Annotation: Predicted 3D model of a 349-nucleotide part of an RNA (small-subunit ribosomal RNA, central domain) from an uncultured bacterium.
Context: one part of a larger RNA
RNA sequence: UUGGGCGUAAAGGGCGCGUAGGCGGUGACGUAAGUCAGGCGUGAAAGGCAUCGGCUCAACCGACGCACAUAGCCUGACACUACGUUGCUAGAGUGCAGGAGAGGAGAGUGGAAUUCCAGGUGUAGCGGUGAAAUGCGUAGAUAUCUGGAAGAACACCAGUGGCGAAGGCGGCUCUCUGGACUGUAACUGACGCUGAGGCGCGAAAGCUGGGGGAGCAAACAGGAUUAGAUACCCUGGUAGUCCCAGCCGUAAACGAUGAACACUAGGUGUAGGGGGUAUCGACCCUCCUGUGCCGCAGUUAACGCAGUAAGUGUUCCGCCUGGGGAGUACGGCCGCAAGGCUGAAACUC
Numbered sequence: 001u002u003g004g005g006c007g008u009a010a011a012g013g014g015c016g017c018g019u020a021g022g023c024g025g026u027g028a029c030g031u032a033a034g035u036c037a038g039g040c041g042u043g044a045a046a047g048g049c050a051u052c053g054g055c056u057c058a059a060c061c062g063a064c065g066c067a068c069a070u071a072g073c074c075u076g077a078c079a080c081u082a083c084g085u086u087g088c089u090a091g092a093g094u095g096c097a098g099g100a101g102a103g104g105a106g107a108g109u110g111g112a113a114u115u116c117c118a119g120g121u122g123u124a125g126c127g128g129u130g131a132a133a134u135g136c137g138u139a140g141a142u143a144u145c146u147g148g149a150a151g152a153a154c155a156c157c158a159g160u161g162g163c164g165a166a167g168g169c170g171g172c173u174c175u176c177u178g179g180a181c182u183g184u185a186a187c188u189g190a191c192g193c194u195g196a197g198g199c200g201c202g203a204a205a206g207c208u209g210g211g212g213g214a215g216c217a218a219a220c221a222g223g224a225u226u227a228g229a230u231a232c233c234c235u236g237g238u239a240g241u242c243c244c245a246g247c248c249g250u251a252a253a254c255g256a257u258g259a260a261c262a263c264u265a266g267g268u269g270u271a272g273g274g275g276g277u278a279u280c281g282a283c284c285c286u287c288c289u290g291u292g293c294c295g296c297a298g299u300u301a302a303c304g305c306a307g308u309a310a311g312u313g314u315u316c317c318g319c320c321u322g323g324g325g326a327g328u329a330c331g332g333c334c335g336c337a338a339g340g341c342u343g344a345a346a347c348u349c
Stems, first nucleotide, its partner, number of pairs: 003321004007303002012317001014201004021194003025088007033081002035077006048066002051063004091191001092188003095184004103177007110154001114150008125136002162169002206247006215241002220236004258316006266294011298305002322349003331342004
């Protein structure tokens, strides 16, 4: 519970596509369902309201009048909504001309580093720490040079830079492919916005099968530290981290801020594109799109936000309603499992 809210107090769905539904630009004509006006009947009594009256008052009771939602019928109005017909181009989309980008998928390829292997040189240490020890090393390590193998990640460029709906994306090349932006105004002519269900995508960890395994590293072992040390530090080290196929479906999935549209002082940086001036480029003025900072009005409990709004409005969806119990129990659905989604109550403060 017809209310007020959701950046930080409880509360924006992790993100998209989209079904039903809700909402929807502009002109004309028509209809008259909603809407509005008039009329008709209906609206039992009691009850409500006003006045008058009866019990000593009041409660209570009586009389008279009024009001009463919804719905019905008839007649009329046509501004708005709706429906139908026919137009329009400012919303939306298409075409054409361009440039930007770690957007996605697949294939190939490069150098640095690391570890390991083989060989050369070489000798007693190396490594590690606060200090040490465990560990490695005279069976020749560390260091250094040459050659080889493997896997993973891509220094500089690199930027509150770019791209993507979000998760996320970074060496280079090729192939396939999505989206956005700028300019033009040729085409369509409201084709739009949102979106309960539904479907898809979705970091890391985890799971199944198969491969791979350099480095790193849960678990584990040892060495230290310590009163203890199931830790922090050190030496090792297995899952895992990587690839293919299939699951899982979560997160501080965050801008802790749903999506769309319109309007509302300025200043300053940066990325992509256009126009103008100047002209070799630069600089300067200006338009659009993105991304930052500062700041007025306004707003806010304050902090802050402030054309990328948390301002002013409209539409649609999601969500909240004291703390604990509890994101638990039970049931249902999903999952191989781990568990996920939905989601209480008793009791208690």
Its Rfam family is "Bacterial small subunit ribosomal RNA". Rfam links the family to the GO terms structural constituent of ribosome and ribosome. The prediction has a mean pLDDT of 87. The RNAcentral record of the full RNA draws on Greengenes.